[in-house]
Molecule: c-di-GMP-I-GGC riboswitch aptamer
Organism: Paenibacillus sp. yr247
RNA sequence: AUCGACAAUAGCAAAUUCGUUGAAAGACGAAGACGCAAAGCUAUGGGUCUAAAGUCUUGUGAACAAGACUAUGAUCGCCAAGCUGCCGAAA
Numbered sequence: 001a002u003c004g005a006c007a008a009u010a011g012c013a014a015a016u017u018c019g020u021u022g023a024a025a026g027a028c029g030a031a032g033a034c035g036c037a038a039a040g041c042u043a044u045g046g047g048u049c050u051a052a053a054g055u056c057u058u059g060u061g062a063a064c065a066a067g068a069c070u071a072u073g074a075u076c077g078c079c080a081a082g083c084u085g086c087c088g089a090a091a
Stems, first nucleotide, its partner, number of pairs: 002091001003088002011036002016031006034077001040083003044080003047075003053070007
């Protein structure tokens, strides 16, 4: 260094519930633990989710409504990539 133990010490916290926030996806706080050896950090590539706003189409005299598309929004607990880090059995 790779690696990751029925080791030790510490850590994070899915679903769900409540509150706050956001157009939504989601985020934050509290409770709660399914899991996690990077479930620490960074949206860089891919994936996925969302569509307020924008564009287009249709209907309408218009206001407006419906539909389609788009990330500039979100997710690092989807997969890669980059950066950083605790412990030390076996190999």